[in-house]
Molecule: FMN riboswitch aptamer (RFN element)
Organism: Virgibacillus oceani
Order: sequence, then C1' cells, then structure tokens
RNA sequence: AAUUUCCUUCGGGGUCGGGUGAAAUUCCCAAUCGGCGGUGAUGAGGUGUGAGCCUCUUAGUCCGUGACCCGUGCGGUUUUCAUGCCAAACGGUGGAUCUGGUGCAACUCCAGAGCCGACAGUUACAGUCUGGAUGGGAGAAGGAAUUU
Repeated sequence: AAUUUCCUUCGGGGUCGGGUGAAAUUCCCAAUCGGCGGUGAUGAGGUGUGAGCCUCUUAGUCCGUGACCCGUGCGGUUUUCAUGCCAAACGGUGGAUCUGGUGCAACUCCAGAGCCGACAGUUACAGUCUGGAUGGGAGAAGGAAUUU
C1' cells in the first nucleotide's frame, strides 16, 4: 500500500411577497431547493528551466445509484399447519437540456433560455406543508483484526 471481515460515528435542502376563493404554503403570478459514487478543459495550492506532474476542488438534467412503490422470497415470529406480520438477497418500475461562445476536444467551463422532482393525507390539485420516518439508505470518515 492493497485484500477480506467486523465495530463506531456521520449520512437531504426548500413558498419571501401577492391574486382568486367559503376554503389553497396544493390553483395563478412570483419565490425557492438540489442525496450519494464516477467522469470532468474550472478554480486553488505544490513542484519543475520547460512540456508536464502531484494534491484538493468543480454536473439536479451525462454514466451509475439510494429513498418510495411492485414482484419473487432465504430466513424469523406463531406449540404445529394455514393465514398474517417482519425480512436477507435478487428482479422490475421510476424525472429532466438545449442554444450561442471559447477550444484539438465541452450535455461538465462562460453567457442565455428551458426543464425535472416517490407514496399517502388535505375544507381545492403539493419538489417545498403534514405523515410513514426517533425509520431506511446510496455512501463517507475513523478504528480493530486478517491475508498478500
């Protein structure tokens, strides 16, 4: 330094203001937010005569992925069977970008204009309110052991 196993901790943001109405943070005007890993021509630092190299950093809309939902279901619970409930693992479903500029090269930079956002609830339709959720979780950091 890497491999494998385990432990601990961490691990999501957002309706200002106004209109209509009996009623809307749900409609309309307007405002506002962007999980995790990868890629990456941005930016910062270091190093080198230099080409370059190293470290950190840069995407909601590119590639992959998590939460929700559906299916199969190892196993668990129930004295037993059925049913129910929990549930490892696997599969499925699931949203969105263009134009111009620079350049060898850009869906990532710069400029402009767009677009998207689970389920259930609600005196009226929700990315932003309430709820499942003091849950789950992609993963991140630290530690212990193990093997090379």